[in-house]
Context: one part of a larger RNA
Parts: sequence; structure tokens; C1' cells
RNA sequence: GGCACACGGUGGAUGCCUUGGCACAGAGAGGCGAUGAAGGACGCGAUUACCUGCGAUAAGCUACGGGAAGCUGGAAGUAAGCAUUGAUCCGUAGAUUUCCGAAUGGGGCAACCCGACAGGAGUAAUGUUCUGUCACCCGAAAGGGAGCUAACCCGGGGAAUUGAAACAUCUUAGUACCCGGAGGAAAAGAAAUCGAAUGAGAUUCCCUGAGUAGCGGCGAGCGAAACGGGAAGAGCCCAAACCGAAGUGUACGCACUUCGGGGUUGUAGGACCUCUACACGCUACGUUGAUGGAUAACAGAAUGGCAUGGGAAGGCCAAUCAUAGAAGGUGAUAAUCCUGUAAGUGAAAUCCAGAGACGGGCAUGAGGUAUCCUGAGUACCGCGAUAUAAGUGGAAUUUUGCGGGAAUCCGGGGGGACCACCCUCCAAGGCUAAAUACUCCUCUGUGACCGAUAGUGUACCAGUACCGUGAGGGAAAGGUGAAAAGAACCCUUAAGAAGGGAGUGAAAUAGAACCUGAAACCGUGUGCUU
Repeated sequence: GGCACACGGUGGAUGCCUUGGCACAGAGAGGCGAUGAAGGACGCGAUUACCUGCGAUAAGCUACGGGAAGCUGGAAGUAAGCAUUGAUCCGUAGAUUUCCGAAUGGGGCAACCCGACAGGAGUAAUGUUCUGUCACCCGAAAGGGAGCUAACCCGGGGAAUUGAAACAUCUUAGUACCCGGAGGAAAAGAAAUCGAAUGAGAUUCCCUGAGUAGCGGCGAGCGAAACGGGAAGAGCCCAAACCGAAGUGUACGCACUUCGGGGUUGUAGGACCUCUACACGCUACGUUGAUGGAUAACAGAAUGGCAUGGGAAGGCCAAUCAUAGAAGGUGAUAAUCCUGUAAGUGAAAUCCAGAGACGGGCAUGAGGUAUCCUGAGUACCGCGAUAUAAGUGGAAUUUUGCGGGAAUCCGGGGGGACCACCCUCCAAGGCUAAAUACUCCUCUGUGACCGAUAGUGUACCAGUACCGUGAGGGAAAGGUGAAAAGAACCCUUAAGAAGGGAGUGAAAUAGAACCUGAAACCGUGUGCUU
């Protein structure tokens, strides 16, 4: 030196655990903000660096309700106190709420500086100090707006990597991203629809139709619709003709404006004229509102023994309750020990829903057809674009930048160039719940989800430490024990570190560098061997 065995050191794998995550389901909530938000700065404690809570009334103040013996947060100790005259704690309502921040009196390098006016305190007076008001936009005023916010939604703009095995049309994709706006949903929506049946009858969503019809350097790829089956279900209001009133203008014929009535459709309807009815009913609007729900809680059955053990909930023996054998805890595995769980009960206060009531709104039918009305720079056409599954094509249909530019019910649009016939609908005004999408957030529950290199980046004081001028990037780090019983006292040493005794404990090779404690790696001892 090697090999083997034994015993250690180091190291932190593995096993077990879980306070944290992940996904989903049901219910709730779906906003906050000039009454100053979100987010911060700085403060507030007997002692206080940090977190939490709070705001100069500062780990808190008041009222009401709950609750019951302890309490002064995490977080010990000491001190000083509070509490059955009900504290701490929980819920509801209120008060206070520095400074910055949309930040809004002006300024500014956020948390700072400097004002004006009015009123108060104080002073002999000034300085000082307190309270209130003073930005901009819209609006006559009252009042409103602004800023923040995870996704979902609508609108305005709008890529490229990529694919086409290159690349330009095309694709990626109307995606990412930017901007604007709204709501708890948004958008859409009561046919100038779809169609070709004996037609259907607003919109939205799902299944299907269907990877079909089609589109496509007919490449890569893109990709419908109706029918049918379901979810849901709801329909309405104006403009106009005409009537009335007022005002303005007037050439006195009338015209215009405003308000009220009227009226709203396609088998055309309405105005207008004649006759008839004036009630049943409907209601998504306003007020009220029985009742229900949410936000604290209350209450809640039933077990003993023996042995083992450090410890019984496990074993054995014998019982009990159950509308409760969900779950968690307790020194090992507990329906009957604790917290709970099932049934049951519950709100002064605030919020939400809401049957019903009242008010408002809507609301009869028949006939006549002379006249009037029925959304114009619109429909439509040309050029250029655009959306439709659709790339200009035979290209209908949508939207519209430029240029042209109708008809008026004997009217007009559509049915895939276009024409005829036929069928169908009525544009150029508006509103509309539900079925649908999403989850920053709250509660409950579930998991052939993870179990500390996993699961969130974060189980731990993490968006921290640290890196970067900055935008931004971004960790590592869990486990003594049932209970600190966390090792009094003695010894070595330097009154250190570390260790040896003693003691605690079931265990200290559980001693805080603390469960288990693999391997690499480093030793000590013994044996064999060179």
C1' cells in the first nucleotide's frame, strides 16, 4: 500500500410526515374611487429590529348584538395593569383615519416646498398654529367625469417568427400586441331572414349536418350554411300622415319650431270617414312590501374493566348512542375523552332577493278607400377596398373611401351573374330578460393531484436576498420531543469553542449543526497479504 470485517466521522439520499400548493364541483360575489381608491411613505407599544394591526382618538375609540373567565397579537421574559358594574374575543353600524398617490390651490427629484381667501386659538403686536375653501373637462344648475382592477366582452388599429420542406399570393392570424369602452356578464336580437316543404318564423349556446358543399401558387392549407335534435324563451317603442296648444316669421295664403295626442305594419298597415267596444287582461317601469337568504352564534346522544406499554384510542371482556360511524385532535389506530358532526333554534343592525298591493304604461272589433303617410345624398351603379369558409372569380350578399344617384304601394328588397315567371320579405330609427363566457375574491366540498430537486417562483418574514443604469431577472431555505422535562451541579479549557460526568426523558447514536440517516469521501482497530 491492497483486500476483508468491525466501529466511527462526513454527507443529506431514502422512508414517513404536512402547515403549502394544484385541479375541479356547488353556492356567493362580480367591483373599488373626489365622502379621496388601488398601492405606498412615515409613524403608533412600558420594553419593539421585523411581521401583523392601527393612524396624532394611532396593536386602538363609541353604540348595539353574541359570548363567558380570563385578558394585554406573532412572541418568550420582566414590569404595570384590565376583567362577572361582563373584559379579551366574534358580528353589525359608526367615529377617527398623518403624508404621498387620479392627487385636484401652485410647484416638485412621490411621501417634500410655497401660497391666496374666510373663520378660530394665542400674542401688547407680529411671528406661530388650527379648521374650511381654492385644479381641469361636461353641464344653465343640480350634479357627473377622471384613477385602479384577474379573466371574460365589444369596438378602433394590427405584426413577425412559423408552414408552404426555398419564396412573393397564401399561411401563422384578424392571433400576439397597442389603444378606447362597458357590464356582471358583454355582444346579438323580433326578418327588406332562411328557404323551395303540405314551408319555417327574433337572438344566443350545444349536438348534428361535416372535415360535407366549397375556397385554394386547386400547393401548404382554409372550411361554411340551411334542415334536424336539444338549452332557453318575450316581445316592444319611436319618426311620419292627422288633431290640438304655444311661440316665431309672414307676401296674411301659410310656413317653421316646441310640447301633447295619434300611430308603428307586409294576407300591407296606419292616418281619414262610418259603426261598435271602453272591460277582461298583460307589464321587463316606479313605490311599498308578507316572507326568505347572507353577515356573529346557540344547542347537541352515548363506556367501563383487565393485561401490555413511557403513553391505549390498538388487544381481550362486557356495554351504550345514532336524523350524530364527516373530519380533526388527544403520549400508538377513539361514534361514546376534546373540538365537532346530524336534526333543531337564532339578529338589535346592515345588505340582497321577493309573492302580493298601489301607481304608471300597453290594450276593442267590423266596414269604406277619394286623399295623405310609411326613415334620401339613402337604396342602387362605377372605381378602389372590406367582411362573408370564399384568394375577382360566372360572384350574388355585407360594409364604405371617391364619383354619380332613384322609386314612393300601380312602390321597394331578396331567392348566388343577368332576364322572365313564381315565392318571399318591407332597408335606410331605437330598446329588450333567459339559455352563453370568465374567476382577482368568499364559503363548502371532492381528487386512480404533488408531498419539500415534487407541488405555486414563494409550505420558512418571497416577488424577499441577490443580479441589472433600466425595462427586467430572481433563488436557496420544512421535521428535537408526547411534553422543554432545552441538560441544575462538577471537570478539562482561556470564565471561549468543543467535550467528559451528573441529571431529564421510552429513547440523547432524539442535545438544539437535533426524525430516519443511503452513497461518494475521510478515519480508527483487527485479520490476511505485498
A computed fold for a 530-nucleotide part of an RNA from Kapaibacterium sp. (SeqCode), annotated as large-subunit ribosomal RNA, domain I. Model confidence (mean pLDDT): 85 of 100. The RNAcentral record of the full RNA draws on ENA. The source organism's lineage runs through Bacteria, Pseudomonadati, Eximiradiales, Kapaibacteriaceae (SeqCode) and Kapaibacterium (SeqCode).